[in-house]
């Protein structure tokens, strides 16, 4: 003096986690068995079904219905989670290029 590792700066590529939106699934739905309440009540447990599908399958409110008391609830509205796909925002790590520094 040069080169290289590491470091720093700039540049550029590419994205994770996370966030929100849209779409699909599923209707937060139906069926069955057992238990339980009774107009101040209408609930609990379990099973299988539903989905190119894991999980979940409830809550609140309102209206109706069940009449002299038994086993059966219905309708409407509102509110999620989960799986997958798409694009959006954002941006860790990593890489490219240049420069600085130089043990």
């Nucleotide at each position: 003096a040069a080169a290289a590792a590491a470091u720093c700066a700039u540049u550029u590529a590419c994205c994770a986690u996370c966030c929100a939106u849209c779409g699909u699934a599923u209707a937060a739905u139906a069926u069955u068995g057992g238990g339980g309440a009774u107009a101040u009540g209408g609930c609990c447990c379990a099973a299988g079904a539903g989905u190119c599908u894991c999980u979940a399958c409830c809550a609140g409110a309102g209206c109706a219905c069940c009449a002299g008391u038994a086993a059966a609830u219905g309708c409407u509205c509102u509110g999620a989670c989960u799986a997958c796909g798409a694009g959006g925002a954002g941006g860790a790590a990593u890489g490219u290029a240049u420069g600085a520094c130089u043990a």
The prediction has a mean pLDDT of 78.
A computed fold for a 103-nucleotide RNA from Gracilibacillus sp., annotated as Purine riboswitch aptamer.
The model forms 100% of the base pairs in the Rfam consensus.
The sequence was found by an Rfam model in a public genome assembly.
Lineage of the source: Bacteria > Bacillati > Bacillota > Caryophanales > Gracilibacillus.